[in-house]
RNA sequence: GAUUUAUAAAGAAGCGCAGAGAGAACAGGCUCGAUGAAGCGCUAGCAACCCCAAGAAAAGGUGCUAAUGCCUGCCCCGAAGAAGGUCUUCAGGGAACGAUAAACC
Numbered sequence: 001g002a003u004u005u006a007u008a009a010a011g012a013a014g015c016g017c018a019g020a021g022a023g024a025a026c027a028g029g030c031u032c033g034a035u036g037a038a039g040c041g042c043u044a045g046c047a048a049c050c051c052c053a054a055g056a057a058a059a060g061g062u063g064c065u066a067a068u069g070c071c072u073g074c075c076c077c078g079a080a081g082a083a084g085g086u087c088u089u090c091a092g093g094g095a096a097c098g099a100u101a102a103a104c105c
Base pairs, nucleotide, nucleotide: 001105003103004102005101006100007099013043014042015041016040017039021032022031023030026073027072028071029070044065045064046063048062049061050060069097074094075093076092078090079089080088081087082086
C1' cells in the first nucleotide's frame, strides 16, 4: 500500500518547546486560533479493536482526548416558503470518500 470485516451523535486535557495557521483532500459554509493554531515532548485521562477465555477485571499494544467524521457536495425521500418549472430553508435514509482497529496478501 491492496482486500475483507467492524466501529463512529457517548467518553476523555494539562504542562513545556514552538510561532501562524488549523478543522484529511477539492469547493462552499461555519468554527477554532497571539487569552498561542499545526507540529514535537512529558504527564494524565477515555475505552473502539486486540490481548481474551464460559464470563468479568487489571496490566499491556494500537487508537483517541473542540464542534456528529464540524456541516454540505452523489442517490432516494418528507415539510415549509417564495415563485413559476426553478430557488431558498429545515428534517430523514443510503452511497461514496476519509479515519481507526483486527485479519490477510
This is a predicted structure of a 105-nucleotide RNA (SAM riboswitch aptamer (S box leader)) from a Bacteroidota bacterium. Its mean pLDDT, the model's own confidence on a scale to 100, is 79.